Overview
This is a predicted structure of a 111-nucleotide RNA (SAM riboswitch aptamer (S box leader)). The prediction has a mean pLDDT of 83.
RNA sequence: CUCUUAUCGAGAGCGGCGGAGGGACUGGCCCUGUGAUGCCCGGCAACCGGCAAGUGGAAACUUGACAAGGUGCCAAUUCCUGCAAAGUUUAUUCACUUUGGCGGAUGAGAG
Numbered sequence: 001c002u003c004u005u006a007u008c009g010a011g012a013g014c015g016g017c018g019g020a021g022g023g024a025c026u027g028g029c030c031c032u033g034u035g036a037u038g039c040c041c042g043g044c045a046a047c048c049g050g051c052a053a054g055u056g057g058a059a060a061c062u063u064g065a066c067a068a069g070g071u072g073c074c075a076a077u078u079c080c081u082g083c084a085a086a087g088u089u090u091a092u093u094c095a096c097u098u099u100g101g102c103g104g105a106u107g108a109g110a111g
Base pairs, nucleotide, nucleotide: 001111002110003109004108005107006106007105008104013041015040016039017038021031022030023029025082027080028079042074043073044072047070048069049066051064052063053062054061055060078103083100084099085098086097087096088095
């Protein structure tokens, strides 16, 4: 980097360093010197994990409590949106709602 698969409406600091940008991209809309991004500490969660119980011939699956290990995460739903369908309103456009998809992120597995 590519492929497969699962998840993405919950949760997480009035700490230290440091100084201008940040929220992937588009268009919006936001956050930010009442100090961003980043790093450290702290925390959240529980994908991997190990533990217990159940089902099963087995592979495996389900449930529960755990968090010392490997990741991840800690503004706003993945901030909204971008493509399609259905519906509402309207003369139409605009707009709005719902569903699905695309894109993205993260884990696990494979190449």